[in-house]
A computed fold for a 1433-nucleotide RNA from a metagenome, annotated as small-subunit ribosomal RNA.
The prediction has a mean pLDDT of 81.
Rfam family: Bacterial small subunit ribosomal RNA.
RNA sequence: ACCUGUUUAUCCUGCAGGAGGUUGCUGCUAUGAGAGUUCCGAUUAGACAUGCAAGUCAGAGGGUUAAACCUCGGCAAACUGCUCAGUAACACGUCGACAACAUACCCUGAUGCCUGGGAUAACCUCGGGAAACUGAGGAUAAUACCGGAUAGGAGUAGGACACUGGAAUGUUCCUACACCGAAAGAUCCGUCACAUCAGGAUUGGUCGGCGGCGGAUUAGGUCGUUGGCGGUGUAAUGGACCACCAAGCCGAAGAUCCGUAAGGGCCAUGAAAGUGGUUGCCCUGAGAGGGAAACUGAGACACAGUUCCCAGCCCUACGGGGUGCAGCAGUCGGGAAAACUUCGCAAUGCACGUAAGUGUGACGAGGGGACUCUCAGUGCUCAGGUUAUACCUGGGCUUUUGCCAAGACCAAGACUCUUGGCGAAUAAGUGGUGGGCAAGACUGGUGCCAGCCGCCGCGGUAACCCCAGCGCCACGAGUGGGAAUCGCUUUUAUUGGGUCUAAAGCAUCCGUAGCCGGUCUGUUAAAUGUCCUGUGAAAUCGUGGCGCUCAACGUCACGACGCGCAGGGCACACUGACAGACUCGGGACCAGGAAAGGCGUCCGGUAUUCCAGGGGGAGCGGUAAAAUGUGAUAAUCCUUGGAGUACCACCAAUGGCGAAGGCAGGACGCUAGAAUGGAUCCGACGGUGAGGGAUGAAAGCUAGGGGAUCGAUUCGGAUUAGAUACCCGAGUAGUCCUAGCCGUAAACGCUGUCAGCCAGAUGUUGCACAAUCCUCGUGAUUGUGCAGUGUCGCAACGAAGGUGUUAAGCUGACCACCUGGGGGGUACGGUCGCAAGGCUGAAACUUAAAGGAAUUGGCGGGGGAGCAUUACCCGGGGUGCGGCGUGCGGUUCAAUCGAAUUCAACGCCGAGAACCUCACCAGGGGCGACGGCAGGAUGAUUCUCAGUCCGAAGGGCUUAGAGGACGAGCCGAGAGGAGCUGCAUGGCCGGCGUCAGCUCGUGCCGUGAGGUGUCCUGUUAAGUCAGGCAACGAGCGAGACCUGUAUUCUUAGUUACUAACGGGCCCGCAAGGGUGACCGCGCACACUAUGAGGACUGCCUUGGAAACAAGGAGGAAGGUGCAGGCAACGCCAGGUCCGUAUGGCCCGAAUCUCCUGGGCUACACGCGCGCAACAAUGACACGGACAAUGGGACGCAACACCGAAAGGUGAAGCCAAACCUCGAAACCGUGCCUUAGUACGGAUUGAGGGCUGCAACUCGCCCUCAUGACGUCGGAAUCCCUAGUAAUCGGAGUUCAUCAUAUUCCGGUGAAUAUGUCCCUGCUCCUUGCACACACCGCCCGUCAAACCAACCGAGUCGGGUGUCGGUGAGUCCAUGUUUCUUGACGUGGCCGAACCGACGCUUGGUGAGGUGGGUUAAGUCGUCACAAGGUA
Repeated sequence: ACCUGUUUAUCCUGCAGGAGGUUGCUGCUAUGAGAGUUCCGAUUAGACAUGCAAGUCAGAGGGUUAAACCUCGGCAAACUGCUCAGUAACACGUCGACAACAUACCCUGAUGCCUGGGAUAACCUCGGGAAACUGAGGAUAAUACCGGAUAGGAGUAGGACACUGGAAUGUUCCUACACCGAAAGAUCCGUCACAUCAGGAUUGGUCGGCGGCGGAUUAGGUCGUUGGCGGUGUAAUGGACCACCAAGCCGAAGAUCCGUAAGGGCCAUGAAAGUGGUUGCCCUGAGAGGGAAACUGAGACACAGUUCCCAGCCCUACGGGGUGCAGCAGUCGGGAAAACUUCGCAAUGCACGUAAGUGUGACGAGGGGACUCUCAGUGCUCAGGUUAUACCUGGGCUUUUGCCAAGACCAAGACUCUUGGCGAAUAAGUGGUGGGCAAGACUGGUGCCAGCCGCCGCGGUAACCCCAGCGCCACGAGUGGGAAUCGCUUUUAUUGGGUCUAAAGCAUCCGUAGCCGGUCUGUUAAAUGUCCUGUGAAAUCGUGGCGCUCAACGUCACGACGCGCAGGGCACACUGACAGACUCGGGACCAGGAAAGGCGUCCGGUAUUCCAGGGGGAGCGGUAAAAUGUGAUAAUCCUUGGAGUACCACCAAUGGCGAAGGCAGGACGCUAGAAUGGAUCCGACGGUGAGGGAUGAAAGCUAGGGGAUCGAUUCGGAUUAGAUACCCGAGUAGUCCUAGCCGUAAACGCUGUCAGCCAGAUGUUGCACAAUCCUCGUGAUUGUGCAGUGUCGCAACGAAGGUGUUAAGCUGACCACCUGGGGGGUACGGUCGCAAGGCUGAAACUUAAAGGAAUUGGCGGGGGAGCAUUACCCGGGGUGCGGCGUGCGGUUCAAUCGAAUUCAACGCCGAGAACCUCACCAGGGGCGACGGCAGGAUGAUUCUCAGUCCGAAGGGCUUAGAGGACGAGCCGAGAGGAGCUGCAUGGCCGGCGUCAGCUCGUGCCGUGAGGUGUCCUGUUAAGUCAGGCAACGAGCGAGACCUGUAUUCUUAGUUACUAACGGGCCCGCAAGGGUGACCGCGCACACUAUGAGGACUGCCUUGGAAACAAGGAGGAAGGUGCAGGCAACGCCAGGUCCGUAUGGCCCGAAUCUCCUGGGCUACACGCGCGCAACAAUGACACGGACAAUGGGACGCAACACCGAAAGGUGAAGCCAAACCUCGAAACCGUGCCUUAGUACGGAUUGAGGGCUGCAACUCGCCCUCAUGACGUCGGAAUCCCUAGUAAUCGGAGUUCAUCAUAUUCCGGUGAAUAUGUCCCUGCUCCUUGCACACACCGCCCGUCAAACCAACCGAGUCGGGUGUCGGUGAGUCCAUGUUUCUUGACGUGGCCGAACCGACGCUUGGUGAGGUGGGUUAAGUCGUCACAAGGUA
């Protein structure tokens, strides 16, 4: 002193939890010593066996050898000890009072103790009774009892003067009267007792002030009640009690009632204020099984005395008796919860006693208990070993504690202390280890299971969170858990909080009590301040000292505390009280203006509807579209008139008025308020306002009217899956008026009223004043003042949004209200209401959040801007139909292996499955490095012949033979795995993205998340650039860059090229031609390669501030030239463990590996991508022309021959700018076909051939002949494309033994249209709303169904407490009578009265068929009301 938890993140509000202290309980564990005011307090003030806890004595009698013992008597037994039930009260605390009292024993002073008398107990004798006990007779003593005397006391009356005091009713003295009326002895001769009076001390009794508790869902209570007069009673006052009289008394400052509770000193905690507790110790009170009563006594209404009633228990001979542990031990019960039936009177104290002494479960002392506090220990050291501060081994040291012995201490024993000896010996746990919170990214197990967790949260196969092991951390003879309490918590706020939006301002005003109150003067001194006095027990607490070895502990001194109360003195500024004055607050009066202020009466206007007349003649109406409805009985529509109801356009406003609700045509009447102005008057009369009162929208209710419009409910029509809605057509209550009720609203400015102070700016309304203008008007404008009402804004405040002289700022006064969410504004009770319902207003239970403001995203059936051929538009060509190819789904199958599933799976992995591939199916075989154990010279493994099993076999089995050491039977452990996990991963890839974004540094803004920069305007393909701007810069992306291509130049020239020249060769008679397939020369051209140039909006025009845009020139190319490559931060748990790599898991003689065969090629179907088509822009035939890129030795193959062809045979060249592939096709020319299922189209099928390959049946390709299906341009829908593009044509590569409609390149021919837009689909940016953040495939509500929980209602029923009344009634008291052996007994009457019984209320608890709503509970049902304009705000 805080920390964790609401969020993507933030700030705040707010609660929950954690960390601290203390108390008692409990788990595990435990060496010793000391101290303590420690130990049945919490529950049962429940019940108690047994023993003990109060006796003692120079008085007296008896008794004894002496004791013991018994009795009378005195004192004590009212203390000590225990407990906390009752009690909300003078019970306690504190301060006072008694002029209203008592006080044994003790102290002081004074005086006295004279004289008589009769009994009685023990004892003796005899009875009753089971016992307890009791009766009769006889004898006797006293400090027992009684009479008399004296002293004396108290009372009454009168008197005196004195004293104390606030006040005489007190004290003192005198007189008179009547009354009451003392004494006790003993002796050891010291003394101790005894009596009276006075005083003191001590202890009590009573009274008063103040203080300390919860409920108003308890608001009125009280009849001895309140007071008086006179009595009774008491130690004493008093309605304490009684008779009479009066009608008072208490209460919102909380009476009464209910609940709870002994109070205090103190204790715990806290910085304190407080809050909670009060067990032990001390003080006071109360109680002694529940209740009542008195006796004795100084004192009791008496814990271990008496009597009685009630409940319980015990004994009994049934007639009667006994008993009270909340004393010490102990028992049972109850409970989570608490000890020995010990020793001693040695100490301290008490009772008695002159004393010796006796008694004492008070007390002292011991035993037991992890009750608290304190102290100490469980070792230290050296060497060696091990990775190690840790352990082991060996040696040494020390001895608190432990064990042994002697002594001291003690009533005793034990403990303890002192001294000596032995020996490291006898001594460590508990909780934690994800965060908070200190300590593991250790190992194994488990697999949303088991479990953990105060809170957040862990666990679904790699768990730092479970269960264990090891390590580590904290504290340590302790350490954890649960409960309670203080603190944390300024979450009850006096110190010290809040209420616009988080919980919280009453709907508004008036006003009672209360609280608060302007200026000046005086008095007072209540309050306040200060000083003094008394008191505030001790213990406790602080400081210092002293004593136990230290400490705890004890003790002494001082201090503090008790924050107080009481008395007295002083001060007088403020507050109060009293008195006087004042005018600024407030009020009154006057004046002229302003206004939808209110109420009433009258008048008017337009519209709707209806009715009537006229016109008119088919629809009208309504909607997104319709229908219901209405219309030939004439609608709608036009026109005229009438009826009736409601309302009041324009003016009209951001305006005005009112306390709020609210108020709008006009006129009049009545009436309230505000503002302004005033050289007017009063003189603090004021503010707020618990209760209280009044007013109070709409809806609703009662009664009576009224009823045009609109219109809940309702009825139709639509919509829909449904539509009890939204839309449409009707239409009741109501809407209107009068009278009354209701009393609530998002009654909102979500902001209580009043007052003062604290920058401004700018509108507007009212009044006043001034100036200017003027059309001279009741005019206009401007300024100033006051008052009202808006906007912006400084300081300040605020969590922020925001507020900001109309405060949410700074202050003061008063009121109301709040204290996590839900349950719930519910239940119960009360009260109001005709009802509906209003006001007041909980708890159980449940929950870790609920919430406010703002931030960044995402989203919207929100808005704006920009952009894109995987968007549209304008066009071109397709797909979707049928056939075939191929992929997928589905189905089938022994198997049809898997993976991929919107864009971003589906000619994809797969660059092409006959075997192989291969992962699938059927069947068959093979394999264990290394270690251990079974087995094995009685022969393992192996080999040979034969038989048998088998589709087959090198396999299995059997037999025979050979050979000679290993061994797969078991347990581990391996190799291998296209087995699992792409949600453990790397790598690679796809999509967003043909996007233009994503960030950083510094600064600035913000409490912060974060913002700014990155925004705005313009521009761009672009966050491209320019200008502006609290930003200035920078990075990754874009661009630049790289490759190709288009142009030129330099250099180079073989295998490329060949213009010119020469030759060779070929054709040709020749002329000449051809040939770079040949040579020389050559590098001019083409080409190839290399290095450069070129394009930069550089130039011009227009627009613009610029960036830039549009156009132009030049140029091979023009505005990024064109096409590619590269391609951000990130996201999609996207795809791939079946490419490889790789963690974990699994299989391990099978999920490994090999073989044979099959399958992936199936086929009612559905889908994707393609191919060829449906023909004449065509098919066919013949002839003719022009490429580029690639590939080639297990290869490409010229050329020749054979074959109709596929192809075959032979074979040159080429390791390739050389040879081969290689004669491109579309195209051009000519011919034919003539619109037909064809001379289109080619599926399917039959036959015959060829090639590859071990092998073409399942299941390859090619050729030829024959066959000739469906198809005549394709519904809804959908795809691609903006130029060398689409379309179309062929060629080559890949894979490859064979197989291309796939795919990747290459070239040939070569368009149309737009040059725009944001409508659809999306993307980017800005803005807006959000209850979303797993982010709209989001969130979320209620009914129903299921389980559990607590509560409420409930016919009742069973208990407890309490009140009142009545009955019976122990007993006390009073009056009175009888009896008289009497301090006694027995009656009668009366008051009070415990206890029991009955009745009626009030209150509280248990239980209750059934009912009700509420809460909670991973994946139930129905819908989609809320959050975005949430699709009807």